[in-house]
Predicted 3D model of a 74-nucleotide RNA (transfer RNA) from Camellia fascicularis. Rfam family: tRNA. By type it is a transfer RNA. Rfam's curators write: Transfer RNA (tRNA) molecules are approximately 80 nucleotides in length. Taxonomically the source falls in Camellia (Eukaryota, Mesangiospermae, asterids, Ericales). Model confidence (mean pLDDT): 82 of 100.
């Protein structure tokens, strides 16, 4: 420098094809259960969907630019 595939809750990831309520598991908090702890059950909190702009009634999703980390090639 070129190509490819990524960036979504504290961690790991889905959702993008076909725009229409932002989700799953673990973790955290509260309650239940228990002599008690763990496990188990119920609930809750936690997200400018990497950043800017555009299209649209409506964008995590489409278009475009930028940043960042990874792989391959040179």
């Nucleotide at each position: 420098u070129g190509c490819g595939a990524g960036g979504u809750a504290g961690a790991g990831c889905a959702g993008u094809u076909u725009a229409g309520u932002a989700g799953c598991u673990c973790a955290u908090a509260a309650g239940g259960c228990u002599c008690a702890u763990a496990a188990c059950c119920u609930u809750a909190a936690g997200g400018u969907c990497a950043c800017g702009g555009g299209u649209u009634c409506a964008a995590a999703u489409c278009c475009u630019g930028u940043c960042u980390a990874c792989g391959c090639a040179a």